[in-house]
RNA sequence: UUCGUGCUCCGGGGUCGGUGAAAGUCCGAACCGGCGGUGACAGUCCGCGACCCGUCCUGCCUCACGGCCUGACGGUUGAGCCGGUGGAAUUCCGGUACCGACAGUUAAAGUCUGGAUGGGAGAAGCACGAG
Numbered sequence: 001u002u003c004g005u006g007c008u009c010c011g012g013g014g015u016c017g018g019u020g021a022a023a024g025u026c027c028g029a030a031c032c033g034g035c036g037g038u039g040a041c042a043g044u045c046c047g048c049g050a051c052c053c054g055u056c057c058u059g060c061c062u063c064a065c066g067g068c069c070u071g072a073c074g075g076u077u078g079a080g081c082c083g084g085u086g087g088a089a090u091u092c093c094g095g096u097a098c099c100g101a102c103a104g105u106u107a108a109a110g111u112c113u114g115g116a117u118g119g120g121a122g123a124a125g126c127a128c129g130a131g
Stems, first nucleotide, its partner, number of pairs: 001131008010122001015029004030111002032100002034048004043098002052075005059068003080096005102114003
């Protein structure tokens, strides 16, 4: 210093006012931005994760239909331009835009509540082994 195995720990942010019987959901104004990569710092580039769907697999429940669970694979999955600096930036600076799962709700949700004391890309550390 690289790789493998095991273990431990960490691993998502954000609201006020107006109207109204009722809204953190409408209207106005605000606010927020997971992880890895990238010649230089990214919500919008490239990819990943979460939600949802399908196939197969493990096990459990059921007379059955079917349901749940473990894992693998596949699918779906939003949004940026202009100018400047520079060797290099859709990442910095200036300007002006845009985007945000599902379920719930006296009324429509990126910001409230819930699945979730879950899962998770990944990050750090320790031990052992190999080069």
This is a predicted structure of a 131-nucleotide RNA (FMN riboswitch aptamer (RFN element)) from Arthrobacter horti.
Lineage of the source: Bacteria > Actinomycetota > Actinomycetes > Micrococcaceae > Arthrobacter.
Its Rfam family is "FMN riboswitch aptamer (RFN element)". The literature on the family includes a 2009 paper in Nature by Serganov et al., "Coenzyme recognition and gene regulation by a flavin mononucleotide riboswitch". Rfam's curators write: The RFN element is a highly conserved domain that is found frequently in the 5'-untranslated regions of prokaryotic mRNAs that encode for flavin mononucleotide (FMN) biosynthesis and transport proteins.
The coordinates come from a structure-prediction model, not an experiment, and the mean pLDDT is 83.